Predicted 3D model of a 349-nucleotide part of an RNA (small-subunit ribosomal RNA, central domain) from a metagenome. The RNAcentral record of the full RNA draws on SILVA. It matches the Rfam family "Bacterial small subunit ribosomal RNA". Rfam links the family to the GO terms ribosome and structural constituent of ribosome.
[in-house]
Context: one part of a larger RNA
RNA sequence: UUGGGUUUAAAGGGUCCGCAGGCGGGCAAUUAAGCCAGAGGUGAAAUGGUGCGGCUCAACCGUAGCACUGCCUUUGAUACUGGUUGUCUUGAGUCAUGGUGGAGUGGCCGGAAUAUGUAGUGUAGCGGUGAAAUGCAUAGAUAUUACAUAGAACACCGAUCGCGAAGGCAGGUCACUAACCAUGAACUGACGCUGAUGGACGAAAGCGUGGGGAGCGAACGGGAUUAGAUACCCCGGUAGUCCACGCCGUAAACGAUGGAUACUAGCUGUCCGCUACCUUGAGUAGUGGGCGGCCAAGCGAAAGUGAUAAGUAUCCCACCUGGGGAGUACGUUCGCAAGAAUGAAACUC
Repeated sequence: UUGGGUUUAAAGGGUCCGCAGGCGGGCAAUUAAGCCAGAGGUGAAAUGGUGCGGCUCAACCGUAGCACUGCCUUUGAUACUGGUUGUCUUGAGUCAUGGUGGAGUGGCCGGAAUAUGUAGUGUAGCGGUGAAAUGCAUAGAUAUUACAUAGAACACCGAUCGCGAAGGCAGGUCACUAACCAUGAACUGACGCUGAUGGACGAAAGCGUGGGGAGCGAACGGGAUUAGAUACCCCGGUAGUCCACGCCGUAAACGAUGGAUACUAGCUGUCCGCUACCUUGAGUAGUGGGCGGCCAAGCGAAAGUGAUAAGUAUCCCACCUGGGGAGUACGUUCGCAAGAAUGAAACUC
């Protein structure tokens, strides 16, 4: 660079918001910038290609006309794109009514389990394993009963389930906040889509300050196993895990599948709504929004996918270009640090 690609071969940004930019619904009028046509000017020469000619040929040279796909001026055309004006309602939004959820933030409350403490009963073991030992226990353990205290997590319901932009979200209740869906068609009248730079959010681990610390448990100590055992198993156990505030900004952040819109056979399950019907059956039919399964055509290297497309198209963004070197070095930005982001080359196959 491209008439190429991005589920699994290299390649979709972790997610969303959004300035610029790119792209954008129906009808009418107007304009004539893009676009199209005519004319005029210019587009030096050489070079290029064509015809003819000159050196005995050729290279070379001469000559005629062409090309020079461009630019400028002017006249016209108006389908499409653009500008302007008006208008429309189906895209988008508002409103009303009804509904849904483990969406978020903060407070309060609950029971089971575990651990610890105190007291009672009670006596020689308990615990643990493939088998053991370390460990605990006559200073009375384990077991059991009562009371008290503490922290963390919420069995059953629970699901092929629901919600959220993603990360993620599950005991109950209250307050606050946001979202989504259906129906109506009352209102606005293209207000839309995407989105470089930027901003916000972003599991776990980790970091800072201050709390908290039951259980679990990197590191560490001990016991085993083993040729060894810096492991797997066992007994302990610090950071951490929890809370508040502030950082970090990464993950197989995965559907390994960017977002939006339209169109393209069916069958079936489920969640949340609505409508109609004989009406009462946990019905039938239809319809809207989600979440799944199986498949036609098509697509695909195949596996597979198949209206939740990886099909058919359009718009916008991101990314890829042999393996290693290397997500390294250097520089820069960010960070308290850990490190993150950006991101080569030599060399080699």